[in-house]
RNA sequence: GAGCGAUAAAGGCAAACCCUGAGUGAUCAGGGGACGCAAAGUAAAGGAUCUUUCGUCAUACUGGUAGAGACGCAUCAUGAUGCUUCUCUCCUAUGAAUAUUAAAGAUAGCCCUACUACCGAA
Numbered sequence: 001g002a003g004c005g006a007u008a009a010a011g012g013c014a015a016a017c018c019c020u021g022a023g024u025g026a027u028c029a030g031g032g033g034a035c036g037c038a039a040a041g042u043a044a045a046g047g048a049u050c051u052u053u054c055g056u057c058a059u060a061c062u063g064g065u066a067g068a069g070a071c072g073c074a075u076c077a078u079g080a081u082g083c084u085u086c087u088c089u090c091c092u093a094u095g096a097a098u099a100u101u102a103a104a105g106a107u108a109g110c111c112c113u114a115c116u117a118c119c120g121a122a
Base pairs, nucleotide, nucleotide: 004120005119012037013036017032018031019030020029021028022027035109041115042114043113046111047110048107049106050105051104052103053102056096057095058094059093060092063091064090066089067088068087069086070085072083073082074081075080076079
């Protein structure tokens, strides 16, 4: 120096949960608290998981001063105007399922990778 990691020593970090705050959310920050950790130090490039939006589908009766079309009725009059109902599209709202597509994120205490670091028995 490298590997390795003691029932060593000195120290370190802090899961769940609670309080406060930030965020639509995953989650994060501070305080308390310790399940654990020898890199539980740093970094979201890769995988994985998660979140949001988009997308898909369903519903909407009074959605809605929207657009198009159809049946019917009325009027003037031989092609227009108006009205009711229905259908489709668009938009909006709500909900559902999926993870396929796209985008933006979260997790380094999920893994891998990169970099750095305290101590020193076998």
The RNA shown here (c-di-GMP-I riboswitch aptamer) has 122 nucleotides and comes from Candidatus Jettenia ecosi.
Rfam family: c-di-GMP-I riboswitch aptamer. Gene Ontology term of the family: cyclic-di-GMP binding.
NCBI's taxonomy places the organism under Bacteria, Pseudomonadati, Candidatus Brocadiia, Candidatus Brocadiaceae, Candidatus Jettenia.
It was read from a public genome assembly, where an Rfam model found it.